Glycine riboswitch aptamer from Actinophytocola sp., 95 nucleotides, folded computationally. The organism belongs to Actinophytocola, within Bacteria.
[in-house]
């Protein structure tokens, strides 16, 4: 005096998919917001799997923005959002 790289905070970006139907609540009416019904969406979370992986058989392990969609999400707002940038701290320790 220190890269990758891993952790966590902070700013920014950040997608999909019904304001369908019916009911409550309020109103003179709309707007809303809440239930239930069906129909979707996956990039929080959660489950699941495949090859390579062995001298050879078996077992185990074996990813994900792939699958399932429990969760959760579906009109603008909000809020959430995997990942990407920049910045700070920590932990690290190439040269």
């Nucleotide at each position: 005096g220190g890269a990758a790289c891993c952790c966590g905070a902070g700013c920014g970006g950040g997608a999909g998919a019904g304001u369908c139907c019916g009911g409550u609540c309020a109103u003179g009416g709309c707007c809303g917001a809440c239930c239930g019904g069906c129909g979707c969406c996956g990039a929080a979370g959660g489950a699941g799997c495949a090859a390579a992986u062995c001298c050879u058989c078996c077992c185990c392990g074996g990813a994900a923005c792939c699958u399932c969609u429990c969760a959760g999400g579906c009109a603008c707002c909000c809020a959430g959002g995997a990942c990407c940038g920049c910045u700070c701290g920590g932990g690290g320790g190439a040269g």